Large-subunit ribosomal RNA, domain I from a Patescibacteria group bacterium, 541 nucleotides, folded computationally. It matches the Rfam family "Bacterial large subunit ribosomal RNA".
Context: one part of a larger RNA
RNA sequence: GUAAAUGGCGGAUGCCUUGGCAGUUUGAGCCGAUGAAGGACGUGUGUUCGAGCACGAUAUCGACGGUGAGCCCUCAAGCAGGCGUUAUCAACCGUUGGUCUCCGAAUGGGGCAACCCCUUCUGAUGAAAGUCAGAAGACCUUAUGCUUGCAUAAGGAGGGAACCCGGGGAACUGAAACAUCUAAGUACCCGGAGGAAAAGACAUCAUAUGAGAUUCCGUAAGUAGCGGCGAGCGAAACCGGAAUAGCCUAAACUACCGAUACGUCGGUAGGGUUGCGGGACCUUCAACAUGGUAUUGUUGGCGUAUAAAAGAACAACCUGGAAUGGUUGGCCACAGAUGGUGAAAGCCCAGUAUUUGAAAUGCAACAGCAACCUAGAAGGAUUCCCAAGUACCACGAGGCACGGCAAACCUUGUGGGAAUCUGGGUCGGUCACGAUCCAAGGCUAAACACUCAAACUGACCGAUAGAGGACAAGUACCGUGAGGGAAAGGUGAAAAGUUCCCCGGUGAGGGAAGUGAAAUAGAACCUGAAACCAUUUACAA
Numbered sequence: 001g002u003a004a005a006u007g008g009c010g011g012a013u014g015c016c017u018u019g020g021c022a023g024u025u026u027g028a029g030c031c032g033a034u035g036a037a038g039g040a041c042g043u044g045u046g047u048u049c050g051a052g053c054a055c056g057a058u059a060u061c062g063a064c065g066g067u068g069a070g071c072c073c074u075c076a077a078g079c080a081g082g083c084g085u086u087a088u089c090a091a092c093c094g095u096u097g098g099u100c101u102c103c104g105a106a107u108g109g110g111g112c113a114a115c116c117c118c119u120u121c122u123g124a125u126g127a128a129a130g131u132c133a134g135a136a137g138a139c140c141u142u143a144u145g146c147u148u149g150c151a152u153a154a155g156g157a158g159g160g161a162a163c164c165c166g167g168g169g170a171a172c173u174g175a176a177a178c179a180u181c182u183a184a185g186u187a188c189c190c191g192g193a194g195g196a197a198a199a200g201a202c203a204u205c206a207u208a209u210g211a212g213a214u215u216c217c218g219u220a221a222g223u224a225g226c227g228g229c230g231a232g233c234g235a236a237a238c239c240g241g242a243a244u245a246g247c248c249u250a251a252a253c254u255a256c257c258g259a260u261a262c263g264u265c266g267g268u269a270g271g272g273u274u275g276c277g278g279g280a281c282c283u284u285c286a287a288c289a290u291g292g293u294a295u296u297g298u299u300g301g302c303g304u305a306u307a308a309a310a311g312a313a314c315a316a317c318c319u320g321g322a323a324u325g326g327u328u329g330g331c332c333a334c335a336g337a338u339g340g341u342g343a344a345a346g347c348c349c350a351g352u353a354u355u356u357g358a359a360a361u362g363c364a365a366c367a368g369c370a371a372c373c374u375a376g377a378a379g380g381a382u383u384c385c386c387a388a389g390u391a392c393c394a395c396g397a398g399g400c401a402c403g404g405c406a407a408a409c410c411u412u413g414u415g416g417g418a419a420u421c422u423g424g425g426u427c428g429g430u431c432a433c434g435a436u437c438c439a440a441g442g443c444u445a446a447a448c449a450c451u452c453a454a455a456c457u458g459a460c461c462g463a464u465a466g467a468g469g470a471c472a473a474g475u476a477c478c479g480u481g482a483g484g485g486a487a488a489g490g491u492g493a494a495a496a497g498u499u500c501c502c503c504g505g506u507g508a509g510g511g512a513a514g515u516g517a518a519a520u521a522g523a524a525c526c527u528g529a530a531a532c533c534a535u536u537u538a539c540a541a
Base pairs, nucleotide, nucleotide: 001539002538003537004536005535006534007533008532014526015490016489019461020460021458022457023456024455025454026453027452028451029450030159031158038103039102040101041056042055043054044053045080046079047078050075051074052073061097062096063095064094065093066092070083071082072081108117109116110115118137119136120135121134122133123132124131125130139156140155141154142153143152144151145150146149163194164192165191166190167189168188174181178228204211205210215242216241217240218239225233226232246443247442248441249387253270254269255268256267257266258265259264275421277386278385279384280383281380282379283378284377285376291373292372295371296370297369298368299367300366303363304362305361306360308356309355310354314329315328316327317326318325330347331346332336338350339349340348392416393415394414395413396412397411398410399409402428423438424437425436426435427434477484478483497525501511502510503509
C1' cells in the first nucleotide's frame, strides 16, 4: 500500500411529533383620565437561583353556579410543614364583583421611566416641631357664572397587527442605452376613523326598446381603446349572481319672540323636499288614523355563547418482555371520529353518536308596552320659491384605461361671471332636432376588506423542512443606536437512571455485578450512512 473483519469519530438516513403552513364553517372585534397599550418591582409555604404563567401589599378576597377526593402554579423530583376527604366546606372550572404598588397619554412640580420634591383640605397622634393616613392640585376646547383668572359642567389628549379614508409622494427597475413613458399613486411620511371603513338614493346610464342608489363577485375582455402606437397600460354598459332601504334639510309662505339705520335682520315652531316638474298660494273633500323599526327604554318567553352531565358492547388459547397481533367463539353500533394504553383495540381508558344542562353575564331574532318618527286626494290660479362667487367661460394643472390629443366628462389655482321651469346639466369636438336627468346641503344597514377564537380539513412540512422561534426565542449573542439575530427535538413500556466490590488522583473513565426484551438502549443515551482515524489478520516489495 491492497483486501477483509472489528472499532473510534461523525450525525446523514429511516421512523416519530409536542410545532408550524394553508384553508373551510361559525362566531367575535376596538382599548383609554373609572388611568389604556406596554413595562418595572413584588406575591404565588420552606429548601430554591432562574425562566414561564397568573396575580397586586385583600398579591387565588367575596357572591353565584359547576365539579370534587384530593390539593399547596409549571419547568421540577424528593424532603419538611400545612389544607381537605361527601359538601353552605380543600383544590379545580365558569359567571360576576372587590382589591389592583410604581412607571407609562401620565396630568401637582421636577426627572437620567419605574425615582425625588411640594401646596391645600380632612382625620389620627403629639406639649410643639413634626409624623402617618385619605382626598385634591397639569394643559386644551366648549358652555355658564362672576371677583377676569378663577369656579363648575361636559368633552379631548394616548395606544391598536392587518384592513379603511384623506394630505404629501420617490428611486432602483423595464423600455435590452435614455429623456415622454414605466416601476406607481407602489414604497415611505403625515392626519383621521371604525369594527369595519369608504360609497350611496341619479344634474346616472342608455338610445329610439328602456333601466332605476351604493358595494362586492362572475362575465363582457386582455375586447374597445390609450401608447417615443415602443416598453407597456387597459376600461365601461348590457348580462348572471350576493345583498337589498330608503330618508332628512335649505327656500317660497305663516305664527310667535327679539333686534332695527324702519329698508329689514335673527331665533324658535309650523310648512316643504320634487322631474309623466314639484312646492308655496286659493278653494273643496277626507282624517284624528295608518304604518315604521335604521332611535331609546322596559317586560316576556324561546334560542345561543361562556362551566358541565349521562353515554352501548369480549373472552379464552398461542407467540411474545408486554397483546391491541394470530386462532376460536361472541357482542354493541344514531357510537367503526380521534387519541391513549408495554406491537396494530368498535367492545381496556379518555372520548365519539345521541340526549340533557345555567344561579350569573353577554348576544340575536321575535312579541307586547311606552317613548320617537310617519298624512292624503281633487280642482284652480300662474304671483312667489326651488341650494351663487355656484354653473359657465378663458388660461394653468390634476383625475378619468384615455400621455392636450379632434377630447367630451369630473376636480380646481388665477381672472371673468349667469339663469329659476319660457330655467338648467348630460348624451365623448361643435350645431340642430330628439332623448334623458335636476348640480351647487346632509344622513343611511346588508352584501365587501382584515384579524382573532372555536371546531374541522389538507395529492401541506416533518427538525438544514415547516414560522426567525417544536427546546429558557425575538432568547443567547452583536451593535452607542435605529436595528440585526442564531444554534439547539428523540434513553426506556416503566427510571426499573447501574446497591456493593475492584483499578484509578477520596478523579475522569473503566472492569465485574445488577436492572431491563435489549445497556453496541447508560443519560456524549432510537436508527447510526459517508468523509476521516485506528486495531487485527492475510498478501506484496